[in-house]
Molecule: small-subunit ribosomal RNA
Organism: uncultured bacterium
């Protein structure tokens, strides 16, 4: 840094995915060490048990242990000494630790006030530290209680409570003189009166205590600025803004009260809902930016939920109280006890996350004078690969490239120097010895290490203990085999699997990473896929329908001034940590750490003054008024007019009209229609007319009057930026529709009726209601389109038109020029994904506003606002897909076009479709009727010839190395071969009877192993070969040139042609492969050559029989001949094309052979070959029989005829081309005749088949089922062959069915052809109506190319690309997912109103109590305890708001290989599509 993924390609939108990092993690499979880190994200869920906060006896009374020391009656007593212990009492407990529950808020950050504040212990300065006095626990003695406690009597200290006194400086309150300073209220010094305020002792080197002033530290208050998401939250607020007084705090202050005002907040987003601790910081990323807020550090905020104070320097207090709730636990039921979100560790939840551990040595806190005590903060170790980060499983050497695996084309590769084997080292682990810094301070002194015998060191041994894991189709580095068979399974996307899978499982191998490897969440990247850095809006998502305008963003041009923006310096401040540099300690690294730099911020200063803003003053081009003209279907309101059409009365008229693809319905003899003049009544205004014109759009069309907007052109008074632009708002706004009240001729939703049509709730007719008009009043929407916002200013033209105006010409008309305003067309730069846009920009810039971020769901659902509805407007989500869409290309494709060709139609000839029969083919039967071919392009096709065999079926018999092939090893002469006998035969028996060679061997048979062997599936695994468009004229290539590209040019184009044939033109210029020609046949000569062929001439015979000839014919062998070559005419003077001459043949002379690129997964595994895959005493082989020939039935192809152009006898005549030795066969002789017998002759221009038959001639037959046709059937024969029964071919006789020209339909044929007529050949023992030849006879008609078919160019149009046999659309069914409505019901959250009031606190107090003070006392002052009011937690009752879950039923929505009805859309999609509205 990109990549894969819509498409047959292609570009460009556009979403999805991947490859990268990082992770408090988990989960699979694996595990050797060691360091540094790091470990409940989920239930702020509940906890058992243990420990986290105590500590001073140098404050007090009290206890009074060990020791010591005197007596001693030996018990023990005193003294002395203080250990301990609970209590007053002091100080801490408000730190440390936990955790994110709630909170959008001065809670955090950040810089700033605090002239509004308060601060224990520290620290520094000044003074002081005097006199008094009542109580009370502890402790004793009742008494209550289960208990935790509790009461009551007496006693007693204090550094504990109190009273006096002194305090210039300290508070307060008065009046304030006077200085200083500042910031507005002041602040600060300060003489002056009056009130008022202190103490504490203990030990003694001291610690303390009190006042007052300062610092430091902490905390409180305000205040500017940043930081979430919703507008489908739009308004909110009554203490609520704000004043004056008063309370209250430490403090300022509606923080609270009274009273007066009626204000404050809000589109820069208030209120209200969601969600969250913020911050340094951590990932990530080039950066801007997103994403987190675990560890570590700062702040807040909570400690079971809720209120709520005390106490204090400091809490409204995690390990305190006071109520209230819910848990829990103990009770003797009467009460009482708890609160791990503190370390451990339980239980539960969850995918998940340690030990109920040592220790205060060290840091660092608490109390003490200290020694000490205390501390689960904190050091330390333990579990866990959870990260990071080092090290290890060895090295060297070693080919016979062992074995074994795996592959194989059987040669061999590969695993692979890898293993063995030699020679070495020993990290780490394991074992044995040694063995730490952390240690400073405390103490007189001795002594003090939790980790830990750890780290570090040495020493023996000994390759010894130590390698997994994921991927290999492409993104992606790495491949083969074998199982499976659309199964089983894989997938991050595209996709993989239906019998050859590098995609699934396994194995070898190979590749990445490695003590970890994948995977699975969430994140940042890539994604410029939200676009500030750095997007877009004509067709892909997307410009409001359309102008006016408040607010808001922007704004000409000149001087002044200011300094808010900005640039420049400088000063605070931006904690430390991390990040980065440079260095330094752990053997290294990860840690650790020391300076530095940065920390891009904010705030104050100073300085500039170009630009932007603000403030004054001025211009005048931008805007605008005023003056003179001009054109217009702009608007509004009323009058008028002619034409048309229907209706109405009346005349003339008569048998129809009307409608349509054709027709009905419908009108009409009751007089339509058609026609004359007449009336009524409505809506439209023909021609003019016109990419003409006007209006912001919607939109405006007969003329004429009025009223009115804008808009241009000219001149050049005025006015002085007055301007653009426009979030909200309020105007206009097509047609449909909606209310009301008129109108109503035409036209026409609904509707009826005729028709189409498989149906036709439709297109097509006949009718006709709303509507269309008109007042008013909604609606507010459209493909409201230029699918293009508005202004401005700038950047080559050329042309046409509408509106002026100015200059030339001119007599006028006309014409020529310059300028400006509009409306087109084309084209340069340039944009542009392309199409295409281009001074009317889609081009250059700037300003301002709307909008989009993949496709469906869905402009749809709730909401809300708007409407009378209808419905507008604003507008999600779950779910689903990997596309979905834009412009182009090549193709196919149209019931698109244009042009051209074909027996393609037309014009013709003969035919099939009727029948009888032959033959395939289907279906049906059937032991079996073997298999294959199915639209053209499967059906007289493979099959050029099924009785047996063919033969592949079926039934019975038989056989297993095999009916055939190779090889080896053994054996053996049994074998073949002949004859007998059993069988249906294959075969089995019996006899008989033995190979060649000198040898090696060989041939033949048997055994046995390997293997044969299959017409057993796959023709969609293939070769090879045919078909088929189509002998149609096409298909490519190279090199250039176009296009970003697919692609395109050439190959199109203008002629021509059977032709991509050939000319001309052209960004093409050549070339291939096709077409033509080359090749064979026939048709005219010439020429060689004359036998089996020919005979014109001589001669000869019955005869070309002979002689003889080689002139003809004809054979076959070489040339020749035809090229539009000549001539005239068309044509670009060309290709050519028309005539015409000469020729045997004229325009390709006729026929054949030849068949491009490709297409149809076309046919064939049963022609041959072949991969797979099956079978293997059988899907092989071998026999007998039977069957492929069956037969209600449909079709296809032929043949024969329905007769007189015939049929039938009888005479004659004239071919071409094959065949022939297991054979053609003459003659002869028999047979009526198929044919027999016999037999020359030929291996063939010599001989046989073999007589051609139509035709000719002459006889008969007279239109009939016939002297026409010949099926059937019957007898009697022949031939072939082992064998004609099933099931062959011919003959002779008899017999004589149906057929009288075949309905829709549909098939050949364009000249030696159709159409008719005999011949011959292959196949083959036989057997031919088929097929392959061959010749005789010998037509008709083509006006043309509207249609049908098929084709080829070109050109259109596409949603198709498996390419119209395509594509796709909606209802219903059926499965499944989600989600609206929904009588409802359950829940949280919140809110009004009203009841209620625990426990503090403040007020007030008539009841009770009561040491200090005062009083002589009696009392009072004061306090406590009750009651009481006020505020208030929990509750309650009674309405709403909001969100969540649920719900019978229902609505649409997605999804879902082969359901069921249409056929809407893509092509003119068969009624052009669409877009609103009914």
């Nucleotide at each position: 840094a990109g990549a894969g993924u819509u498409u047959g390609a292609u570009c460009a939108u556009g979403g999805c995915u991947c490859a990268g990092g990082a992770c408090g993690a988990a989960c699979g499979c694996u595990g050797g060490c060691g360091g540094c880190g790091u470990g409940c994200u989920u239930u702020a869920u509940a906890c058992a048990u243990g420990c986290a906060a105590g500590u001073c006896g140098a404050a007090c009374g009290a206890u009074g242990a060990a020791g010591u020391u005197a007596c001693u009656u030996c018990g023990g007593u005193a003294a002395u000494g203080g250990a301990u212990u609970a209590g007053u009492g002091g100080c801490g407990a408000a730190c440390g630790g936990g955790u994110g529950a709630g909170g959008a808020a001065c809670a955090c950050g950040u810089g700033a006030a605090g002239a509004a504040u308060c601060u224990g212990c520290c620290c520094c300065u000044c003074a002081u530290u005097u006199u008094g006095g009542g109580a009370u626990a502890a402790c004793u003695u009742c008494g209550g209680g289960a208990a935790a406690c509790c009461g009551a009597g007496g006693c007693u200290a204090a550094u504990a409570c109190c009273g006096a006194a002194u305090a210039u400086u300290g508070a307060a309150a008065c009046a304030u003189a006077a200085g200083u300073g500042g910031c507005a209220u002041c602040a600060c010094u300060g003489a002056g009166u009056u009130u008022u305020g202190a103490a504490a002792g203990u030990u003694u080197u001291u610690c303390g205590a009190u006042g007052a002033g300062g610092g430091a530290u902490g905390a409180c208050u305000u205040c500017g600025c940043g930081g979430c998401c919703u507008a489908u939250c739009a308004g909110c607020u009554a203490g609520u803004u704000g004043g004056u007084g008063a309370g209250g705090u430490a403090a300022c202050g509606g923080c609270u009260c009274a009273c007066c005002a009626a204000g404050g907040c809000a589109a820069c987003g208030a209120c209200g809902g969601g969600u969250a601790g913020c911050c340094g910081g951590c990932c990530u990323g080039a950066g801007a930016g997103g994403g987190c807020g675990a560890c570590c550090g700062g702040c807040c905020a909570c400690a079971c939920u809720g209120g709520g104070a005390c106490u204090g320097a400091g809490a409204c207090a995690c390990g305190g109280c006071c109520c209230a709730g819910a848990c829990u636990c103990c009770u003797a039921c009467g009460g009482g006890a708890g609160g791990c979100a503190g370390c451990a560790g339980u239980g539960g939840g969850g995918a998940a996350u340690a030990u109920u551990g040592g220790g205060c040595a060290a840091u660092g806190g608490g109390c003490g004078c200290a020694a000490g005590c205390c501390u689960g903060a904190c050091c330390c170790a333990g579990c866990g690969a959870c990260g990071c980060c080092g090290c290890g499983u060895g090295a060297g050497g070693g080919a016979u490239g062992a074995a074994g695996g795996c592959c194989u084309u059987c040669g061999g590769g590969u695993u692979g120097u890898a293993a063995a084997c030699c020679u070495c080292u020993u990290u780490c682990a394991g074992u044995a010895g040694g063995g730490a810094a952390g240690a400073a301070g405390c103490g007189a002194a001795a002594g003090u290490g939790a980790c830990g015998g750890u780290a570090c060191c040495u020493a023996a041994a000994g390759a010894a203990g130590a390698a997994g894991c994921a991927c290999c189709g492409g993104c992606u580095a790495a491949c083969u085999a074998u199982g499976u068979g659309c199964c089983a399974g894989c997938a991050g996307c595209c996709g993989c699997g239906g019998u050859a899978a590098u995609a699934c499982g396994u194995a070898g191998g190979g590749u990445g990473c490695a003590a970890g490897c994948g995977u699975u969440a969430a994140u940042c990247g890539g994604a410029a896929u939200u676009a500030c850095u750095g997007g877009g809006c004509g067709u892909a998502a997307a410009g409001c329908g359309u102008g006016c305008g408040c607010a808001g963003g922007c704004g000409g041009u000149c001087u002044u001034g200011u300094a808010a923006g900005a640039c420049a310096g400088g000063u605070g401040u931006g904690a430390a940590a991390u990040c980065c540099c440079c260095g330094g300690g752990c053997u290294u690294a990860a840690c650790c750490u020391g300076g530095g730099a940065a920390c891009u911020g904010c705030a104050c200063u100073u300085g500039u003054g170009a630009c932007u803003g603000c403030a004054a003053g001025g211009c005048u081009u931008g805007a605008g008024u005023g003056c003179g003209g001009c054109a217009g279907a702009g608007g509004g309101a009323g009058a008028u007019g002619g034409a048309a059409u229907u209706c109405c009365g009346c005349g003339u008229g008569u048998a129809g009209c009307a409608g349509u693809g054709a027709a009905a319905u419908g009108c009409g003899c009751a007089g339509a229609u058609a026609u004359g003049a007449g009336g009524a009544g409505g809506a439209a205004c023909a021609c003019c007319g016109g990419u003409g014109g006007c209006g912001a759009a919607g939109g405006c069309g007969c003329c004429a009057c009025u009223c009115u907007g804008g808009g241009c052109c000219g001149a050049g008074a005025c006015u002085g930026a007055c301007g653009c632009u426009g979030a909200g708002g309020a105007g206009c706004g097509a047609a449909a529709g909606c209310g009301u009240g008129g109108g109503g001729a035409g036209c026409a939703a609904a509707c009826a009726g005729g028709a189409u049509u498989a149906g036709a709730u439709a297109c097509c007719c006949u009718g006709g209601u709303a509507g269309u008009c008109c007042g008013c009043g909604c609606c507010g929407u459209a493909a409201a389109c230029g699918a293009u916002g508005g202004g401005c200013a700038c950047u080559a033209g050329c042309u046409g038109u509408g509106a002026g105006a100015g200059c030339c010409u001119u007599c006028c008309a006309c014409g020529g020029u310059u300028c400006u305003c509009g409306c087109g067309a084309c084209g340069c730069a340039g944009c542009a994904a392309a199409c295409g846009c281009a001074u009317u920009a889609a081009g250059u810039g700037c300003c301002c506003c709307g909008c989009c971020u993949g496709g469906g769901g869905a402009g749809u659902a709730c909401g809300a606002u708007c409407g009378c509805a209808a419905g507008a407007u604003u507008a999600a989500a779950a779910c689903u897909c990997a596309a979905a869409g834009g412009a182009a290309u090549u193709g196919a494709c149209g019931g698109g076009g244009c042009c051209c060709c074909g027996c393609a139609c037309a014009a013709g000839c003969a035919g099939c479709g009727g029948a009888g029969c032959a033959u395939g083919c289907g279906g049906c039967u059937u032991a079996a009727u073997u298999c294959g071919a199915c639209g053209c392009a499967a059906c007289g096709c493979g099959a050029a010839g099924a009785a047996c065999c063919u033969u592949a079926c079926c039934a019975a018999g038989g056989c297993u190395u095999g009916a055939c092939a190779u090889a080896u090893a053994g054996c053996g002469a049994a074998a073949a071969g002949u004859g007998g006998c059993a069988g249906a035969g294959a075969u089995g028996u019996c006899a008989u009877g033995u190979c060649c060679g000198c040898a090696a061997g060989g041939g033949c048979g048997c055994u046995a192993u390997a293997c044969a062997g299959g017409u057993g599936g796959u023709g969609c695994a293939u070769g090879g070969u045919u078909g088929u468009c189509g002998u149609c004229a096409g298909c490519u290539c190279g090199u250039g040139u176009c296009g970003u590209g697919a692609g395109a040019u050439g190959u199109u184009g203008g002629g021509u042609u059977a032709a991509g044939u050939c000319c001309c033109g052209c960004a093409a210029c050549g070339a291939g492969c096709g077409c033509a020609a080359c090749c064979c046949a026939c048709g005219u000569c010439g020429u060689u050559a004359g036998u089996u062929g020919c005979c014109a001439g001589c001669a000869u015979u019955c005869a070309g029989u002979u002689g003889g000839g080689c002139a003809c014919u004809c054979u076959a062998g070489c040339g020749a001949g035809a090229c539009c070559g000549c001539c005239g005419g068309u044509g670009a003077u060309a290709a050519a094309c028309c005539g015409g001459a000469g020729g045997a043949a004229g325009g390709u002379g006729u026929g054949g052979a030849u068949g491009a690129c490709g297409u149809c997964a076309a046919g064939u595994c049963a022609u041959c070959a072949u991969g797979c895959c099956c079978c293997u005493u059988a899907c092989a082989u071998c026999c007998u029989g039977g069957g492929c020939u069956a037969c209600a039935c449909a079709c296809g192809u032929a043949c024969u005829a329905c007769a007189a152009u015939g049929c039938u006898a009888c005479g004659g005549a004239c071919a071409a081309a094959g065949g022939g030795c297991a054979g053609c066969a003459a003659g002869c002789u028999c047979g009526c005749g198929a044919g027999a017998g016999u037999a020359a002759g030929c291996a063939a221009a010599u001989c046989c088949c073999a007589u051609a038959a139509a035709c000719c001639g002459u006889g008969g037959c007279u239109c009939a089922g016939u002297u026409c046709a010949g099926a059937u059937c019957g007898u009697a024969g022949g031939c072939u062959g082992c064998a004609a029964c099933u099931c062959g071919c011919c003959u002779a006789c008899g017999u004589g069915a149906a057929g009288g020209a075949g309905g829709a339909a549909u098939c050949g044929c364009u000249a030696g052809u159709a159409a008719u007529c005999g011949c011959g050949g292959a196949u083959c023992a036989g057997c031919a109506u088929g097929u392959c030849g061959c010749g005789g006879u010998g037509a008709a008609u083509a006006c043309g190319u509207u249609c049908c078919c098929g084709g080829g160019u070109c050109u259109u149009g596409u949603a198709c690309a498996c390419a119209c046999c395509g594509c796709c659309c909606g209802u219903c069914a059926c499965a499944c997912c989600a989600u609206g409505g929904g009588a409802g019901c359950g829940g949280g959250u919140u809110u009004u109103a009203c009841c209620a009031g625990a426990a503090g606190u403040a007020g007030c107090u008539a009841g009770c109590c009561u040491a200090a003070c005062c009083g002589c006392a009696a009392g009072g002052a004061g306090g406590g305890c009750g009651g009481u009011u006020a505020c208030c937690a929990c509750g309650g009752u009674a309405g709403g708001a909001u969100u969540c879950g649920u719900g019978a039923c229902u609505g649409g929505g997605g999804u879902g290989a082969a359901g069921u009805c249409g056929u809407a859309a893509c092509a003119a999609g068969g009624u052009a599509a669409c877009c609103g509205u009914a």